The RNA shown here (transfer RNA) has 72 nucleotides and comes from a Pseudomonadota bacterium. Rfam family: tRNA. The family's RNA type in Rfam is transfer RNA. The organism belongs to Pseudomonadota, within Bacteria. RNAcentral records the identical sequence in 2 taxa. The prediction has a mean pLDDT of 85.
RNA sequence: GUCCCUUUAGCUCAGUGGGAGAGCAACCGGCUCAUAACCGGUGGGUCGCUGGUUCAAAACCAGCAAGGGGCA
Numbered sequence: 001g002u003c004c005c006u007u008u009a010g011c012u013c014a015g016u017g018g019g020a021g022a023g024c025a026a027c028c029g030g031c032u033c034a035u036a037a038c039c040g041g042u043g044g045g046u047c048g049c050u051g052g053u054u055c056a057a058a059a060c061c062a063g064c065a066a067g068g069g070g071c072a
Base pairs, nucleotide, nucleotide: 001071002070003069004068005067006066007065010024011023012022013021018055026042027041028040029039030038048064049063050062051061052060
């Protein structure tokens, strides 16, 4: 220099055009003499950024950024 992959909650990830989610963690409650485990619940998101397509974008397209990899 060029090509490919990844970017969504504190962490690990799902979600391929119309409802933003799960597990773990946190917090509250239950259970217990108490703690852990277990059970129930609550909060937590400009979906990396900018622009485009579309009635409608986390998703499709382009550029940029960060991380990883291949070739040179």